[in-house]
Context: one part of a larger RNA
Molecule: large-subunit ribosomal RNA, domain IV
Organism: marine sediment metagenome
């Protein structure tokens, strides 16, 4: 002095990045239960009582089984009486022990307020379960069946023994309330007058050769060759719509109100259009610990607001939400060895010896 248990004044989180860890709380029965809500929940909400044993109600009660015996009887393992005998709860009253009665063990600590994700799921087999993934809802978008689209060279197979209330891709992700402007760029679809264009056609013109001609310099048919100019000549692009829950974007300067200050107005420049509802120092704010109000004796978290948004903003959704979470922030009861501060006990190492 390590490790795993167990107690423990007095305080009770002061500990610590963080109540991690450990304590608390626990089962049945009754009582009683808030905001809030998609009326289903929230909720075992919280907080409160009761629990052993024995006696009486009631020589064992409500109940549950149902002999023996009787009656009918279609003679059936039948139906109707009957209640015997077993089993046997829960109340109420009363009485008793202990510290203690779910006396041991097993068994929810609760409560408020934010963020994320709508929940149940699902994942990183062996450092990450999570706000990530899926979700059901919803949008665009391809596909008329030999479907799109996907494996194969290919035969063929999945889709589907389906058919558009079907299947393929994508993108958002219950639910409410919505979901603004831009089509210059890129993509996609929709047109086709023009321009622009391959191979192909086409063959003006030429190379080489060389029969034959010659003034001996050279000209040169046919064939064959080496090239090729105009013209014709598809989709494409160019061009002309259209489409943002397609990829994407979604402004500067300056002036102005009878304090001051701001600026609804005004004026210029730009652009395809210059961010609408909403939300907002935020899982986004640099400067920031912004500034104000709440909690605290004291708060770089936390929550309410405010808006100067270094760089929020509408299906890479935009604001909200009851319920849900081994999710993540804060704060409050309680409850304690996490702490002041640290004893003690039991077992197991380590250490001595042998």
């Nucleotide at each position: 002095c390590u490790c795993u248990g167990g107690u423990u004044a007095a305080g009770g989180a002061a500990c610590u990045c963080g109540g991690c860890a450990a304590a608390u709380u626990a089962g049945c029965c009754c009582c009683g239960u808030a905001a809030c809500u998609u009326c289903g929940g929230a909720a075992u909400a919280a907080g409160g009582g009761g629990u052993g044993c024995c006696c009486a109600u009631a020589u064992g009660u409500a109940u549950g089984u149902g002999a023996a015996g009787g009656c009918c009887u279609u003679c059936g393992c039948g139906g109707c009486c009957g209640g015997a005998g077993c089993a046997g709860a829960g109340a109420u009253g009363g009485g008793u022990u202990g510290c203690a009665a779910u006396a041991a063990a097993g068994a929810g600590g609760g409560g408020g307020u934010g963020g994320c994700g709508a929940c149940u799921g699902u994942u990183u087999a062996c450092u990450a379960a999570a706000a990530a993934c899926a979700c059901a809802g919803g949008g665009c978008u391809c596909u008329g069946c030999u479907a799109a689209c996907a494996c194969g060279u290919a035969a063929g197979u999945g889709g589907a023994u389906g058919u558009a209330u079907a299947g393929g891709g994508u993108c958002u992700g219950a639910c409410a309330c919505c979901u603004g402007c831009c089509c210059g760029g890129u993509g996609c679809c929709g047109g086709a007058c023009g321009g622009u264009u391959a191979a192909g056609a086409g063959g003006a013109c030429u190379u080489g050769u060389u029969a034959u001609c010659u003034u001996c310099g050279g000209a040169g048919a046919a064939g064959c060759u080496c090239g090729g100019a105009a013209u014709c000549g598809a989709a494409g692009c160019c061009c002309c719509g259209g489409u943002a829950a397609a990829c994407g974007g979604c402004g500067g300067c300056c002036g102005u109100a009878a304090c001051u200050a701001u600026a609804a107005c005004g004026g210029u420049c730009c652009u395809a259009a210059g961010g609408u509802a909403g939300c907002g120092a935020a899982a986004u704010u640099c400067c920031u610990u912004g500034u104000c109000g709440g909690g605290u004796a004291a708060g770089u978290u936390c929550c309410g607001a405010c808006c100067u948004g270094c760089a929020u903003g509408a299906a890479a959704g935009g604001u909200g939400u009851a319920a849900c979470g081994a999710u993540u922030g804060c704060c409050c009861c309680a409850c304690u060895g996490u702490c002041u501060c640290a004893a003690c006990c039991a077992g197991a190492g380590a250490c001595u010896c042998a």